[in-house]
Overview:
A computed fold for an 86-nucleotide RNA from a Pseudomonadota bacterium, annotated as c-di-GMP-I riboswitch aptamer. Its mean pLDDT, the model's own confidence on a scale to 100, is 91. Rfam family: c-di-GMP-I riboswitch aptamer. From the family's description: GEMM was predicted in a large-scale screen for bacterial structured RNA regulatory elements. Its family is annotated with cyclic-di-GMP binding in the Gene Ontology.
RNA sequence: UCACGAUAAGGGCAUACCUGCCGAAAGGUGGGGGCGCAAAACCACCGGUCUACGGGACAGAAUCCUAAGACAGCGGGGCUACCGAA
Numbered sequence: 001u002c003a004c005g006a007u008a009a010g011g012g013c014a015u016a017c018c019u020g021c022c023g024a025a026a027g028g029u030g031g032g033g034g035c036g037c038a039a040a041a042c043c044a045c046c047g048g049u050c051u052a053c054g055g056g057a058c059a060g061a062a063u064c065c066u067a068a069g070a071c072a073g074c075g076g077g078g079c080u081a082c083c084g085a086a
Stems, first nucleotide, its partner, number of pairs: 004084002012037002017032006035073001042078002045076003048071003054066004
């Protein structure tokens, strides 16, 4: 340096759930919480999943379709980084 990942050291993040706020929703965010995580840091590029305000189908309602919205803690990929036993 490239891999790899200890019941190592120092630390870090924070599921579900509760709650204030934002959002049509999915979801985001502050506080509590702590299931887990060695990239559970970052990036929607590929696949996937969620939502459907608006738009569309329908004579209309119901219903269905639709991402320009989301998820990086679904998988792959990209990119950056702490520590150092085997």